[in-house]
Context: one part of a larger RNA
RNA sequence: AGCCAACGGUGGAUGCCUUGGCGCCUGAUGCCGAUGAAGGACGUGGGUGACUGCGAAAAGUCACGGGGAGCUGUCUACCAAGCUGUGAUCCGUGAAUGUCCGAAUGGGGAAACCCCGCACCCGUAAUGGGGUGUGACUCCGGUCUGAACACAUAGGACCGGUAGAGGGAACCGGGGGAAUUGAAACAUCUGAGUACCCCGAGGAAGAGAAAGCAAUUGCGACUCCCUGAGUAGCGGCGAGCGAAACGGGAAUAGCCCAAACCGAACUGGUGGUAAAGCCUGGUGGCGUUGCCAGUUCGGGGUAGUGGGACCUGACACGAAGGGCACCAGACCUUCGACAGAGUUACAAAUCCGAUGUGUAGUGGAAGCGUUUUGGAACGUCGCGCCACAGUGGGUAAGAGCCCCGUACACGAAACACACUCGGACUCUGGUUGGUGUUCCCAAGUAGCGCCGGAUCCGUGAAAGUCGGCGUGAAUCUGCGAGGACCACCUCGUAAGGCUACGUACAAGCAGGCGACCGAUAGCGAACUAGUACCGUGAGGGAAAGGUGAAAAGUACCCCGGGAGGGGAGUGAAAUAGUACCUGAAACCGUUGGUUU
Numbered sequence: 001a002g003c004c005a006a007c008g009g010u011g012g013a014u015g016c017c018u019u020g021g022c023g024c025c026u027g028a029u030g031c032c033g034a035u036g037a038a039g040g041a042c043g044u045g046g047g048u049g050a051c052u053g054c055g056a057a058a059a060g061u062c063a064c065g066g067g068g069a070g071c072u073g074u075c076u077a078c079c080a081a082g083c084u085g086u087g088a089u090c091c092g093u094g095a096a097u098g099u100c101c102g103a104a105u106g107g108g109g110a111a112a113c114c115c116c117g118c119a120c121c122c123g124u125a126a127u128g129g130g131g132u133g134u135g136a137c138u139c140c141g142g143u144c145u146g147a148a149c150a151c152a153u154a155g156g157a158c159c160g161g162u163a164g165a166g167g168g169a170a171c172c173g174g175g176g177g178a179a180u181u182g183a184a185a186c187a188u189c190u191g192a193g194u195a196c197c198c199c200g201a202g203g204a205a206g207a208g209a210a211a212g213c214a215a216u217u218g219c220g221a222c223u224c225c226c227u228g229a230g231u232a233g234c235g236g237c238g239a240g241c242g243a244a245a246c247g248g249g250a251a252u253a254g255c256c257c258a259a260a261c262c263g264a265a266c267u268g269g270u271g272g273u274a275a276a277g278c279c280u281g282g283u284g285g286c287g288u289u290g291c292c293a294g295u296u297c298g299g300g301g302u303a304g305u306g307g308g309a310c311c312u313g314a315c316a317c318g319a320a321g322g323g324c325a326c327c328a329g330a331c332c333u334u335c336g337a338c339a340g341a342g343u344u345a346c347a348a349a350u351c352c353g354a355u356g357u358g359u360a361g362u363g364g365a366a367g368c369g370u371u372u373u374g375g376a377a378c379g380u381c382g383c384g385c386c387a388c389a390g391u392g393g394g395u396a397a398g399a400g401c402c403c404c405g406u407a408c409a410c411g412a413a414a415c416a417c418a419c420u421c422g423g424a425c426u427c428u429g430g431u432u433g434g435u436g437u438u439c440c441c442a443a444g445u446a447g448c449g450c451c452g453g454a455u456c457c458g459u460g461a462a463a464g465u466c467g468g469c470g471u472g473a474a475u476c477u478g479c480g481a482g483g484a485c486c487a488c489c490u491c492g493u494a495a496g497g498c499u500a501c502g503u504a505c506a507a508g509c510a511g512g513c514g515a516c517c518g519a520u521a522g523c524g525a526a527c528u529a530g531u532a533c534c535g536u537g538a539g540g541g542a543a544a545g546g547u548g549a550a551a552a553g554u555a556c557c558c559c560g561g562g563a564g565g566g567g568a569g570u571g572a573a574a575u576a577g578u579a580c581c582u583g584a585a586a587c588c589g590u591u592g593g594u595u596u
């Protein structure tokens, strides 16, 4: 030095474990913000580094409920000082405080900093200083002023606004919009209106009460699901793409304007001293009235068996008031009664009560034994019991009956929610018939031409729909559609608007489940993790779990400067000693054997 065996060191694989993850399901719920959000900085404890909580009233203050014996959060002990049956700590609801930054909003700024005006207060002999409040911009409403230019308008000043601004996981609407890829190459096509960017909204969004489907006994807003159907179709008729109606379900809800016409106010025009006018008739009186056009406001009115206006008829409760005066009539307004309706659209606030749900909680059955093994019984043995409860977890090993729970039953002073009900309260009130070649029924619109987009539809026979440019109608004897186009027939009524439910999603909340992971796995993160660290920055981004049932964490003695070790002691075990469960291999040794 090699080999073999045994025993160690090192190392941290493996096994077992789980406080953490992953995925799915169900339910409830769904916006926050100038009353300053989301997210942060800095502070805050008797001694306090980090986390958590909180905000100069700072691990907290007040009130009301719950709860019932200990408490002063965690890593985390210790010391000190306290609180608590006059109910603490703790849990829930409401309230107070809430530095500075941040939309950040008095001005500035290299975020968490600097500087200022005004009002009031404090302080100083006075200045400086301190405190509280207020001071951004835009928009909206009102009042007062007020140019060019007479009225007016623009502009200005003041007052008021719980108006806007920023944030949010996915979902939603809109504006833009790829390429890899597939076509076995590639250009139309596909991928895909996907990814991605931007804008906007909400608890949902969007759509929505037919200028629709259809082709018969017709249906009757929209949305979503099943089906129709991988059908009809589209397609270098390649690759591929791919409907709709009918039918069956979920859920249901319908409304308001524009216009005609009437009235009022204002502006412009016309007119000129009696005439149209002042509801009608008679008498008197008034007169810048009247008429035409425009604007604003109020009434009216909303439809496809066409509707409405105007005109005309029928029917309908009471009281008060109105017009230049009186009488009669008609009309209008207000109030009451009656009827109807209502807070998500159809007008709009608020309050009360009931019920239910949520935000703390409460009750909750039934086992013992020195039988035995063991450190320990929840195991074994023996004899019982409960069960609407034998899901699960803990307790020194497999516990229905030891503990927490579970099935089941119950509970709220306060707050929230209910598209549940009732009452206050609020709103509305004419209906119906008839005639008319009277009037209205959404215009740079529909249609058409050219060029594009989206639809199953790639220009095709290409309708319907949306956009750009151009051209450019009609008003019910009208207009549009039924896949070029024409006729007949049928269906509908565009060019204004609002609208719950059923549907989508899951950040946060609650519950459940898993032939999901088990520390190189599972989220990057089981632990001070988006931390340490890297980067100017955008950004990138770790490692790191386990003594024991219980610290019982080794008093005391010895060696040593210490580290560490030897005894002794604890413990079932210390080769379980905090470098701690198990403790593989590489690697390094010790002892013995053997070979040269």
Stems, first nucleotide, its partner, number of pairs: 001595009015581001016546002020517002022514006029506002031167002039101003042055003046079002049075003061095006070083003106115003116135007137164002139161007171202001172200005182189001186236001212219002223250004233241002254498003261299010277286002279329006304476001306441004310436001311434005317336006338429005350424005355418005361410003367383003372379001384401002386390001392404003447471007457483001478493005533540002553580001556567004

Description: The part of an RNA shown here (large-subunit ribosomal RNA, domain I) has 596 nucleotides and comes from an Acidobacteriota bacterium. The coordinates come from a structure-prediction model, not an experiment, and the mean pLDDT is 81. Rfam family: Bacterial large subunit ribosomal RNA. Its family is annotated with ribosome and structural constituent of ribosome in the Gene Ontology. The full RNA is in RNAcentral, with records from ENA. Taxonomically the source falls in Acidobacteriota (Bacteria, Pseudomonadati).